[in-house]
């Protein structure tokens, strides 16, 4: 210097004039006026999680339902955040992950395919034993042949077919068994040449075993794994032993663990005003109805639900000082916690935060609070700062 | 402000253990008719609102986004 990656900050600026909504002080003829000071966001959004607050029992028990899901920590709490483990991606910095259980049970797998989960002989391969067929033989038996027999670590189908590997050398890759490429050796088989020995070309195979094969046996990888070591743990490393053969889907039911009562500021409280405490239908008549929850119990209460109709649509409160913001110090890898100092920073209610002009620049994106916070997600023109990685250049 | 629901053919709607998406009306072609309507026969229809994910496979399961619709004041 280039490319990349991670984190953070900011969100046009200044001035003048005219407005709008709260607050404080003063004046007031109670209508207002003057002065001072304040007035949207990083997402105010979606309403997807969590909490405060409020009402319903001080929300209480069981079932059901829902949510979360590696481990540890942070927090008021969380599905958020931080750190770690494991898996995958990236040369790396770094990123991504609904990441418990499929060796508890049930279920599902279209099409293709012989067979799809107590699997399955379509092609191929084999013909030892027991049958069968043909030939030979006096007979024992021998030769040949397929299959209604055997074979599942050969092919083909498929998203998936019920583990992988096995001679020697070299190179590359890999966590390992090993894989890929090249060369060689041996066995077997087919073809060619040749009188023969043998040579050449091609296929298959390579521990043992077998007719051919097969965990049938052996070694290694893989799986399970008593136990040991390290770690708070997830997990990592080692591993006696077990031939163990056990595939996928749990964002299918389910199992295990943990958590969750419901509703929402149009919650709720107070004051004032007004009317017809009206009518109809339905349910129920106490082993019942209702009390905002799916059921049962418990507690409280004694009619309830729907429709039609009537009245008021005024004020106060909840309402903004809060798990608050900014320095500094301490502890911690960090999220965060503690201490101390300083600051006050919208509160409307048809709903304020705007308009005009001038100057400047890099020409300004997404977007507007409505009870309040902590997160997540989504939208967003740009600008700036810092950490780290890779490559190139110079010294 | 808060709560709930829907999105499938031009329109109105079905669609369940996840396995190539249907019905009625409308449209188009034909028959009947002098012609039209009605009737009869045949036939075309699709980004299952959009984007990701799980799965071999998604209208269906999960997450995010978009659009539309409905409900919620107090008194007796």
């Nucleotide at each position: 210097g280039a490319a990349g990656u991670c984190g953070g900050u900011u969100a046009g600026g200044c001035a003048a004039c005219c407005g709008c909504c709260g607050c404080g002080u003063g004046c007031u003829u109670c209508g207002g006026c003057a002065c001072g000071g304040g007035g949207a966001g990083g997402a105010a959004a979606g309403u997807c999680c969590g909490g405060g607050c409020u009402u319903c029992a001080u929300a209480g028990a069981g079932c059901g339902a829902g949510a979360u899901g590696c481990c540890g920590g942070u927090u008021a709490a969380c599905g958020a955040c931080c750190g770690g483990g494991c898996a995958c991606c990236g040369u790396a910095a770094g990123g991504u992950g609904a990441c418990g259980g499929a060796a508890a049970g049930u279920g599902c797998a279209a099409c293709a395919g012989a067979g799809a989960a107590u699997a399955g002989a379509c092609c191929g391969c084999c013909u030892a034993a027991g049958a069968c067929c043909g030939g030979g033989g006096a007979a024992a038996c021998c030769c040949g042949g397929g299959a209604c027999g055997g074979u599942a670590a050969g092919g083909g189908u498929g998203a998936a077919a019920c583990g992988g590997c096995g001679c020697c050398c070299c190179g590359g890759c890999u966590a390992u068994a090993g894989c890929c490429g090249g060369g060689g050796c041996g066995g077997u088989u087919g073809g060619g040449c040749g009188a023969a020995a043998g040579c050449c070309c091609g296929g298959c195979c390579g521990a043992g075993g077998u007719a051919a094969g097969a965990g049938c046996u052996c070694a290694c990888c893989g799986c399970g794994g008593a136990c040991g070591u390290g770690g708070u743990a997830a997990c990592a490393c080692g591993g006696a032993c077990g031939g163990c053969a056990c595939g996928g889907c749990a964002a299918a039911c389910c199992c295990c663990a943990u958590c969750u009562g419901a509703a929402g500021c149009a919650a709720g409280g107070c004051c004032a005003a007004a009317u017809a405490g009206g009518g109809a239908a339905g349910c129920g008549c106490a082993u019942g109805g209702c009390g905002u929850g799916g059921c049962u119990c418990g507690c409280g209460u004694u009619g309830c639900u729907u429709c039609c109709g009537g009245g008021u649509a005024g004020g106060c409160u909840g309402c903004u000082u809060g798990a608050g913001c900014g320095a500094c110090c301490u502890g911690g890898c960090a999220a965060c916690a503690g201490g101390c100092c300083g600051c006050c920073u919208a509160g409307a209610g048809g709903a304020a935060u705007g308009g005009u002009u001038g100057c400047c620049c890099a020409c300004g994106a997404c977007a507007g609070a409505a009870c309040c916070c902590g997160g997540c997600u989504u939208a967003u023109c740009g600008a700036c700062c810092g950490g780290c990685u890779u490559c190139c250049c110079a010294c | 402000g808060g709560g709930g629901g829907a999105u499938u053919a031009g329109c109105u709607c079905a669609g369940u253990u996840g396995g190539u998406a249907g019905a009625g009306c409308a449209g188009c072609g034909g028959a009947c008719u002098c012609u039209u309507a009605a009737u009869c026969c045949g036939u075309u229809u699709g980004u299952c609102g959009c984007g990701a994910g799980u799965u071999c496979g998604a209208c269906c399961c999960u997450c995010g986004c978009a659009u539309c619709c409905c409900c919620c004041a107090c008194c007796a």
Predicted 3D model of RNase P RNA and transfer RNA as a complex of 471 nucleotides. The coordinates come from a structure-prediction model, not an experiment, and the mean pLDDT is 78. Rfam match: Bacterial RNase P class A. It is annotated as a ribozyme.